[in-house]
Context: one part of a larger RNA
RNA sequence: GAACGAACGCUGGCGGCAUGCCUAACACAUGCAAGUCGAACGUUAAAGCUUCCUUCGGGAAGUGAUUAAAGUGGCGCACGGGUGAGUAACACGUGGGUAAUCUGCCCCUGGGUUUGGGAUAACAGUUCGAAAGGACUGCUAAUACCGGAUAAGACCCCGGCGACUGCGGUCGCUGAGGCCAAAGGAGGUUUCGGCCUCUGCCUAAGGAUGAGCCCGCGGCCCAUUAGCUAGUUGGUAAGGUAACGGCUUACCAAGGCUAUGAUGGGUAGCUGGUCUGAGAGGAUGAUCAGUCACACUGGAACUGAGACACGGUCCAGACUCCUACGGGAGGCAGCAGUGGGGAAUAUUGCGCAAUGGGCGAAAGCCUGACGCAGCAAUGCCGCGUGGGUGAUGAAGGCUCUAGGGUCGUAAAGCCCUGUCAGAGGGGAAGAAAAAGUCAAUCAGGAAAUGGGUUGGCUCUGACGGUACCCUCAGAGGAAGCACCGGCUAACUCCGUGCCAGCAGCCGCGGUAACACGGGGGGUGCAAGCGUUGUUC
Numbered sequence: 001g002a003a004c005g006a007a008c009g010c011u012g013g014c015g016g017c018a019u020g021c022c023u024a025a026c027a028c029a030u031g032c033a034a035g036u037c038g039a040a041c042g043u044u045a046a047a048g049c050u051u052c053c054u055u056c057g058g059g060a061a062g063u064g065a066u067u068a069a070a071g072u073g074g075c076g077c078a079c080g081g082g083u084g085a086g087u088a089a090c091a092c093g094u095g096g097g098u099a100a101u102c103u104g105c106c107c108c109u110g111g112g113u114u115u116g117g118g119a120u121a122a123c124a125g126u127u128c129g130a131a132a133g134g135a136c137u138g139c140u141a142a143u144a145c146c147g148g149a150u151a152a153g154a155c156c157c158c159g160g161c162g163a164c165u166g167c168g169g170u171c172g173c174u175g176a177g178g179c180c181a182a183a184g185g186a187g188g189u190u191u192c193g194g195c196c197u198c199u200g201c202c203u204a205a206g207g208a209u210g211a212g213c214c215c216g217c218g219g220c221c222c223a224u225u226a227g228c229u230a231g232u233u234g235g236u237a238a239g240g241u242a243a244c245g246g247c248u249u250a251c252c253a254a255g256g257c258u259a260u261g262a263u264g265g266g267u268a269g270c271u272g273g274u275c276u277g278a279g280a281g282g283a284u285g286a287u288c289a290g291u292c293a294c295a296c297u298g299g300a301a302c303u304g305a306g307a308c309a310c311g312g313u314c315c316a317g318a319c320u321c322c323u324a325c326g327g328g329a330g331g332c333a334g335c336a337g338u339g340g341g342g343a344a345u346a347u348u349g350c351g352c353a354a355u356g357g358g359c360g361a362a363a364g365c366c367u368g369a370c371g372c373a374g375c376a377a378u379g380c381c382g383c384g385u386g387g388g389u390g391a392u393g394a395a396g397g398c399u400c401u402a403g404g405g406u407c408g409u410a411a412a413g414c415c416c417u418g419u420c421a422g423a424g425g426g427g428a429a430g431a432a433a434a435a436g437u438c439a440a441u442c443a444g445g446a447a448a449u450g451g452g453u454u455g456g457c458u459c460u461g462a463c464g465g466u467a468c469c470c471u472c473a474g475a476g477g478a479a480g481c482a483c484c485g486g487c488u489a490a491c492u493c494c495g496u497g498c499c500a501g502c503a504g505c506c507g508c509g510g511u512a513a514c515a516c517g518g519g520g521g522g523u524g525c526a527a528g529c530g531u532u533g534u535u536c
Base pairs, nucleotide, nucleotide: 001536002535003534004533006532007531008530009529010528013383014382015381016380017379018378019376020375021341026339027338028337030336031335032334035075036074037073040072041071043069044068045067046066048063049062050061051060052059053058082294083293084292092218093217094216095215096214097213098212101211102210106207107206109204110203111202112201113200114148115147116146117145123138124137125136126135127134128133155178156177158175159174160173161172162171163170164169184199185198186197187196188195189194220266221265222264227257228256229255232254233253234252235251236250237249238248239247269291270290271289272288273284274283275282276281296317297316298315299314300313319330320329321328322327347373349372350371351370355369356367357366358365359364386416387415388414389413396407397406398405399404420477422472423471424470425469426468430463435458436457437456438455439454440453441452442451480525481524482523483522484521485506486505487504491520492519493518494517495516501508502507
């Protein structure tokens, strides 16, 4: 000199854009943060409609284009969001490999979607418990569950031929055999059978995306850590996995690592980047992005395409809460917020209008992701606090050699301007999609009001009456902080008298202190200025 997620002191007008628990991965009151689908299914309740009865109050049955509720079922909850504890490791970065692998939803292509069955929740009844939560009996549905049928190129096993090879195998062609599937729903049309459209379901091949695994290289400190290792190193066999492999087990051999630093200890998430520097380098890893790990502490599996799962389950532990003392409930390192710790870090706000995500055919619902607003000079950037004129060089302050000098065109006065703040008026973009409706057109078909495409119209804004524009009034509401001995830009007076004090270094102060304290003056930066801390 530059920088900062800064803090502290004094001061403080406005706006834009960013940023904001670095400490206790300490404990958490309260609210919200993951649901959705009735176009998979059976119910219940309410309103409506139809029919019947009626004592005119109502009751019973049916209905499906309504709404709501819990339940079965499907998809999602493995994303998004947080934190940095652990980890010196194939965790990360980079470059390869997978002939050792998986991949829900999505895209493309081929084929199929047949026939049966038994339950169960909800519900009703009984019952246990303070509660949390159960138990028994009975009834019922499905795209829930379970059989049978059919199914090829795919899979498995056996065989033949060919190609490649790292000689272990791999790939292709081919012959015989074996095994495995499914679910419907909505709309339209027809007298019916049926047919059409949309969307599901099953199977097979391919793609895309995502993920698992392996390897080369790279990036901290300590040798005042020198030896470490028995599933240890390799082999055979078996098991296991989506998959290779001591991944696991049995047997066999005795290996494997290490001064190019093993093992041990300390510290630490890693990277793109960030800061600094002419560079080389050094320091660092907040925000944003990629990736890893974790979710009260430790362990475990279940479900699933995917987890050994932050707002799932089970076991153990610590802590907190409820209890009828028998037993139960909980997990903010999600967003706000509280206590505590600390030098120190914000609102228990608004909205799903946009972007993105989940579910749904859609309308839509959910979304503390996100978009916004609030607080903070925490940072960066921009603007303002007025402009011109004005000498009697006013008054006043300070100083003085008493003449003067200086603050100083500074003020006053006169003439203007109107940014920002204030008041009044106007007023966007961010919103075109989806959907509805109208028209045209296309495919299919016997046909259709159903389906696809295109065009027109309608509708939707949290921010917010915000940005921006116009008008009004009037210099009015808006300057401080540090320093002035040298380094280092800027000097005098008074007070003090080695005292009180200053100080980054050198050093000032013991009676004329440009160095202490105050006044005047000056210098530097400026809505900031200094101090402290840290890095280069």